[in-house]
A computed fold for a 91-nucleotide RNA from Paenibacillus albilobatus, annotated as c-di-GMP-I riboswitch aptamer. The RNAcentral record of the sequence draws on Rfam. Model confidence (mean pLDDT): 82 of 100. NCBI's taxonomy places the organism under Bacteria, Bacillati, Bacillota, Paenibacillaceae, Paenibacillus.
RNA sequence: ACAAAGGCAAACCCGUACGAAAGUCGGGGACGCAAAGCCACGGGUCUUACUCCAUGAAGCCUAUUCAUGGACUGACAGCCGGGUUGCUCAU
Numbered sequence: 001a002c003a004a005a006g007g008c009a010a011a012c013c014c015g016u017a018c019g020a021a022a023g024u025c026g027g028g029g030a031c032g033c034a035a036a037g038c039c040a041c042g043g044g045u046c047u048u049a050c051u052c053c054a055u056g057a058a059g060c061c062u063a064u065u066c067a068u069g070g071a072c073u074g075a076c077a078g079c080c081g082g083g084u085u086g087c088u089c090a091u
Stems, first nucleotide, its partner, number of pairs: 007033002012028004017024002031078001037084003041081003044076003051071008
């Protein structure tokens, strides 16, 4: 590299499922995938209810509310790298 057996399942649709959300789970589906098996370790992307900080506004006796930004949070292994396990063929 070839062949065979099998495997996974994007978008989209569905749901008295979970979640604040991103997303996950289940059923259908099939764009693709040789690790599209597993692990959030590095980068990246998305989310950020609650809480905290900053700024601004409303309010007015310092209570409270709203907006924006940041932190905390969570998610993606089908974004890339890394780690780890592993099926078939021996021509």